Predicted 3D model of RNase P RNA and transfer RNA as a complex of 431 nucleotides. It holds a member of the Rfam family "Bacterial RNase P class A". By type it is a ribozyme.
[in-house]
RNA sequence: GGAGUCGGCCAGGCAGUCGCUGUGGCAACACAGAGGAAAGUCCGGGCUCCAUAGGACAGGGUGCCAGGUAACGCCUGGAGGGUGCGAGCCCAUGGAAAGUGCCACAGAAAACAAACCGCCGAAGCGUUCGCGCUGGUAAGGGUGAAAAGGUGCGGUAAGAGCGCACCGCGCGACUGGUAACAGGCCGCGGCACGGAAAACCCCACCCGGAGCAAGGCCAAAUAGGGGAGCAUGCGGCAUGUCCGCAACGUGUGGUCCGCACGGUUCCCGGGUAGGCUGCUUGAGCAAACCGGUGACGGUUGGCCCAGAUGAAUGACUGUCCAAGACAGAACCCGGCUUACCGGCCGACUCCUCAA
RNA sequence: GCCGGAGUAGCUCAGUCGGUAGAGCAACUGAUUCGUAAUCAGUAGGUCGGAGGUUCGAUUCCUCUCUCCGGCACCA
Numbered sequence: 001g002g003a004g005u006c007g008g009c010c011a012g013g014c015a016g017u018c019g020c021u022g023u024g025g026c027a028a029c030a031c032a033g034a035g036g037a038a039a040g041u042c043c044g045g046g047c048u049c050c051a052u053a054g055g056a057c058a059g060g061g062u063g064c065c066a067g068g069u070a071a072c073g074c075c076u077g078g079a080g081g082g083u084g085c086g087a088g089c090c091c092a093u094g095g096a097a098a099g100u101g102c103c104a105c106a107g108a109a110a111a112c113a114a115a116c117c118g119c120c121g122a123a124g125c126g127u128u129c130g131c132g133c134u135g136g137u138a139a140g141g142g143u144g145a146a147a148a149g150g151u152g153c154g155g156u157a158a159g160a161g162c163g164c165a166c167c168g169c170g171c172g173a174c175u176g177g178u179a180a181c182a183g184g185c186c187g188c189g190g191c192a193c194g195g196a197a198a199a200c201c202c203c204a205c206c207c208g209g210a211g212c213a214a215g216g217c218c219a220a221a222u223a224g225g226g227g228a229g230c231a232u233g234c235g236g237c238a239u240g241u242c243c244g245c246a247a248c249g250u251g252u253g254g255u256c257c258g259c260a261c262g263g264u265u266c267c268c269g270g271g272u273a274g275g276c277u278g279c280u281u282g283a284g285c286a287a288a289c290c291g292g293u294g295a296c297g298g299u300u301g302g303c304c305c306a307g308a309u310g311a312a313u314g315a316c317u318g319u320c321c322a323a324g325a326c327a328g329a330a331c332c333c334g335g336c337u338u339a340c341c342g343g344c345c346g347a348c349u350c351c352u353c354a355a
Numbered sequence: 356g357c358c359g360g361a362g363u364a365g366c367u368c369a370g371u372c373g374g375u376a377g378a379g380c381a382a383c384u385g386a387u388u389c390g391u392a393a394u395c396a397g398u399a400g401g402u403c404g405g406a407g408g409u410u411c412g413a414u415u416c417c418u419c420u421c422u423c424c425g426g427c428a429c430c431a
Stems, first nucleotide, its partner, number of pairs: 001351010012320007020033005035326001039337002042335005047211004054257004059207005064078005079093001080091004094202002099200002102195002116141002118137003123134004149167006168191001169189004174183003215277004225268006232246005237240001248262004270430003284303002287300005321324001356427007365380004374411001382398005404420005
């Protein structure tokens, strides 16, 4: 100098004029006013109502190991596999020897193995002595995405884990590690185990439902109208607008139980489309120190950082530059994913050149 | 804001344990008719909304994304 990898940060600046929302103030006025994704609503939690969220089934989700966390499908560290020269990056990565099912076409055969071409002529039969049939075989060819360990030597009629050596594979023990897993000096097994679980399923763990249009309060108005469903028995004595039991109905997806309530649910029709609250101080932000490889945790002092409700956060002018992308809060957080003009910083890798 | 559903031929829709995607109407060609319609015979037309993954193979299974549609206020 070139090419690249990972992590973090910024997201037009400044000035003037006129507005909008909130808070403070009698007022003038002062101060504050979108994001890294506010997005998709894909996960997880808080909060609210229904049992303080209960039991069983069904259903759904997650899936190497350990840790972090309020929790997670997230993050950190590690293991294994794949990929790149490398820094690094990617992985839904439990079980296919519990069971059921699938593997189209092609091919002899697609998972109990099987034999089209080929190879063989040891055995039996025949023979024109070439071979044919019964048969043997899986080395080679061919098909396919995938063909039932690989190489070599022996062996054989030809072959074959048929035998042996090495490699591979499986199981067990040992050693290291919290574990996933790894190791080779051990022993056993000739090999029995194709793929696919983002097919059903099995195993382990987790999950009650609904959502701020939740929920609470006030006010206004209307016909407390019509229809439909389920709805009544039993017992007690103190004889009641009583108590208890059962049935029925409802209690935000299904079934049964449990619990609570007692008339309730649904449809049509009617009225109002007003205000307050929930609402923003929170698993909050950044700093120092300590613990930890790290995610993160602890202590101390400091700071307050939008709360709108037809819904504010803007418009115009000037100026500067490297010429401004994606995009707009709506109960609040932690993540993931997706969109995005560019710029800056740090760490690292490879190549080339010079000293 | 929150919660659901659907994208397949020009239109309306089918499509299951994953294996070359169909029906009706419409379109085109021919026959029939003096001519048209109807009728009969035949033909063409598909990135299965898009991208990625699992698989030998995806309309189908999984993830992300785009578009469209529907529902949800309070009172009595």